A computed fold for a 474-nucleotide part of an RNA from a Parcubacteria group bacterium, annotated as small-subunit ribosomal RNA, 5' domain. It was read from a public genome assembly. Rfam family: Bacterial small subunit ribosomal RNA.
[in-house]
Context: one part of a larger RNA
RNA sequence: GGAUGAACGCUGGCGACGUGGAUAAGGCAUGCAAGUCAAAGGGCCCUUCGGGGCACUGGCAAACUGGGUAGUAACAAGUGGGAACUCGCCCUUAAGUCAUGAAUAGCUUCGAGAAAUCGGGGGUAAUACAUGAUAUCCCUUCGGGGGAAAGAUUUAUUGCUUAAGGAGAGGCCUGCUUAGUAUCAGCUUGUUGGUAGUGUAAAAGACUACCAAGGCUAUGACGCUUAGGGGAGGUGAGAGCCUGACCCCCACCAUUGGCACUGAGACACUGGCCAAACACCUACGGGUGGCUGCAGUCGAGAAUCUUCCGCAAUGCACGAAAGUGUGACGGAGCGACGUCGCGUGAUGGAUGAAGUCCUUAGGGGCGUAAACAUCUUUUAUGAGGGAGGAAGUUUAUUGACGUUACCUCAUGAAUAAGGAGUUGCUAAACUCGUGCCAGCAGCAGCGGUAAUACGAGUGCUCCAAGCGUUAUCC
Numbered sequence: 001g002g003a004u005g006a007a008c009g010c011u012g013g014c015g016a017c018g019u020g021g022a023u024a025a026g027g028c029a030u031g032c033a034a035g036u037c038a039a040a041g042g043g044c045c046c047u048u049c050g051g052g053g054c055a056c057u058g059g060c061a062a063a064c065u066g067g068g069u070a071g072u073a074a075c076a077a078g079u080g081g082g083a084a085c086u087c088g089c090c091c092u093u094a095a096g097u098c099a100u101g102a103a104u105a106g107c108u109u110c111g112a113g114a115a116a117u118c119g120g121g122g123g124u125a126a127u128a129c130a131u132g133a134u135a136u137c138c139c140u141u142c143g144g145g146g147g148a149a150a151g152a153u154u155u156a157u158u159g160c161u162u163a164a165g166g167a168g169a170g171g172c173c174u175g176c177u178u179a180g181u182a183u184c185a186g187c188u189u190g191u192u193g194g195u196a197g198u199g200u201a202a203a204a205g206a207c208u209a210c211c212a213a214g215g216c217u218a219u220g221a222c223g224c225u226u227a228g229g230g231g232a233g234g235u236g237a238g239a240g241c242c243u244g245a246c247c248c249c250c251a252c253c254a255u256u257g258g259c260a261c262u263g264a265g266a267c268a269c270u271g272g273c274c275a276a277a278c279a280c281c282u283a284c285g286g287g288u289g290g291c292u293g294c295a296g297u298c299g300a301g302a303a304u305c306u307u308c309c310g311c312a313a314u315g316c317a318c319g320a321a322a323g324u325g326u327g328a329c330g331g332a333g334c335g336a337c338g339u340c341g342c343g344u345g346a347u348g349g350a351u352g353a354a355g356u357c358c359u360u361a362g363g364g365g366c367g368u369a370a371a372c373a374u375c376u377u378u379u380a381u382g383a384g385g386g387a388g389g390a391a392g393u394u395u396a397u398u399g400a401c402g403u404u405a406c407c408u409c410a411u412g413a414a415u416a417a418g419g420a421g422u423u424g425c426u427a428a429a430c431u432c433g434u435g436c437c438a439g440c441a442g443c444a445g446c447g448g449u450a451a452u453a454c455g456a457g458u459g460c461u462c463c464a465a466g467c468g469u470u471a472u473c474c
Stems, first nucleotide, its partner, number of pairs: 001474004006470005013342006019335002026298003030295003035060003040057002043054004067253003077177006085170003090166008098132004107122006137146003151158002179225003186216003191213008228250004232243004255276005278289004306332001308331003314328001315326004345375004355366004380411006389401001418463005423444003429458005439446002
């Protein structure tokens, strides 16, 4: 000198674009953050008889999006290879969609409970469930064995099943790179390898039985400490050094620990079960909860915002569609936290006013500065006009922002300047007060009666809606 997710002190006019819980992965009141489909099904209620509403069964989605960085020093990440795999929705091609059955929710009835919720009886539907048939398909010792489907509406669509391919996505293995520490030197028994199995979508000690005794290590094993990784960011002429906020990619986590279920996909943030801690309700029998989503609250802290508006746009889920949902997102609010831009007036104006400071007492500085005159209106305020963002098959309709941006007119210099420094480094000095006191200070140092270094005033210097200080990095 540059930089920062900064904080603190003094000060503070406006706008645009960014950015804002870095500490306690501490605890959380409240609301919202994942639904949708009535063109799968049977019902119930209302009806203007067109239709509408409601829960339940069922389908798809809820594995995305959003948040955080606790753990992790390792196939976690980056980069380059590999073989033993899978795939809902989407696209292409081919074939099929036959026959039959038993239940169950809703409903009704009876009952238990404070509640959460639960039980018995009756009866009912399906694209829910089950059985059989057949099939390109799969396995095979070539004898054989295994294995599919679902309709709806209506006359054309849309579904369903199987097989093959594509697109894209994911799982697995591996070379290289990847912090500190030797005041960690030995580590290892499923350990290292083999055989046979189990298991998985799939390779494998992944797991099991048996057999062998191996495997790693000063090119740092093992242990301990610290840490998410990268694209990138800061600085620097570069080499390098430091960092990993915002945005993007990957990984991991979801009160703590464990487990599986469903499913194309999870061992699942707002699904389930068990255990633990914590908190809440209770009729004491028993139940309920998980903000590291968006706001908000307490706490700790030097320190970090609104319990806002809207689905109008972009995207996602569902739906044939209309559409519905969406704290994703689009916006607004707060904070000089940052960057950039604009303004706080312009021109004239000397008897160089008054005032104040200095003085060699002559005068000099503040100083064209003010007053005063003329002008302008960025900005401000008021009034009027007024978008784009809007695309949808046509017409029509649809804007949170938004009384917005922007344009025109009016009013009136009107609404707007501070901070730090002034001994040298280092741009800028005089007077008074104080008297090794009070104090200053980044370093050198200053102050003990003439202090350009402390405090004040006047001037001056630098930067400017900021200026300084502190912390950290180069």